[in-house]
RNA sequence: CUUAACUCCGAGGGGUGCGCCUGGACUAAAUAAUUUUGGCGCUGAGAUAAACCCUUAGAACCUGCUCCGGGUCAUGCCGGCGAAGGGACGGAUAAGGGCGCUGGC
Numbered sequence: 001c002u003u004a005a006c007u008c009c010g011a012g013g014g015g016u017g018c019g020c021c022u023g024g025a026c027u028a029a030a031u032a033a034u035u036u037u038g039g040c041g042c043u044g045a046g047a048u049a050a051a052c053c054c055u056u057a058g059a060a061c062c063u064g065c066u067c068c069g070g071g072u073c074a075u076g077c078c079g080g081c082g083a084a085g086g087g088a089c090g091g092a093u094a095a096g097g098g099c100g101c102u103g104g105c
Base pairs, nucleotide, nucleotide: 001097002096007092008091009090010089011055012054013053014052016049017042018041019040020039021038023036024035025034061086062085063084067080068079069078070077
């Protein structure tokens, strides 16, 4: 001087679904549907936790998507789409590398 690992500080971006039970609302009444309180279960890092994940070497996340194939009690549950299109940064330190100076052999 350089620096894409890791770490630290500050800042920023993002998602929150599906099923079951229970109480309420709606209805002349009941079922169903819709909506809502609380609880339980499934997948996952995370399903409103003050936690989790991601910040351009960007699949965190969004659009396409009320998509396609598989599977499930059900669901972006799994895969495709995806070399698609978007998408949020600064500093410090450090490993490593290069150059110069000085000393020794």